[in-house]
RNA sequence: GACAAAGGCAAACCAUCCGUAAGGGUGGGACGCAAAGCCAUGGGUCCGCCGGAGUGGUGGCUCCGCCGGAUCGCCAGGCUGCCGAA
Numbered sequence: 001g002a003c004a005a006a007g008g009c010a011a012a013c014c015a016u017c018c019g020u021a022a023g024g025g026u027g028g029g030a031c032g033c034a035a036a037g038c039c040a041u042g043g044g045u046c047c048g049c050c051g052g053a054g055u056g057g058u059g060g061c062u063c064c065g066c067c068g069g070a071u072c073g074c075c076a077g078g079c080u081g082c083c084g085a086a
Base pairs, nucleotide, nucleotide: 001083008033009032013028014027015026016025017024018023031073037079038078039077041076042075043074044071045070046069047068048067050065051064052063053062054061055060
């Protein structure tokens, strides 16, 4: 980053497996992606345990905090990298 070319990834959904869950693996499938390659470092969001507060007749629900997790296809930051004219 060109109405060029080569090649790449793969959302939702479906099947199956793993996980308490968020979510993840594999296969199918393409909404999109120029880093939608990699890293949870900061923020966000989500899940679980515990504690506190509020509320409710109870089960429970909501909010806040700690810890542990998930997400890099939420943003920032870091590392690496294919093709390529004017």

This is a predicted structure of an 86-nucleotide RNA (c-di-GMP-I riboswitch aptamer) from a soil metagenome. Rfam family: c-di-GMP-I riboswitch aptamer. Its family is annotated with cyclic-di-GMP binding in the Gene Ontology. Rfam's curators write: GEMM was predicted in a large-scale screen for bacterial structured RNA regulatory elements. The coordinates come from a structure-prediction model, not an experiment, and the mean pLDDT is 85.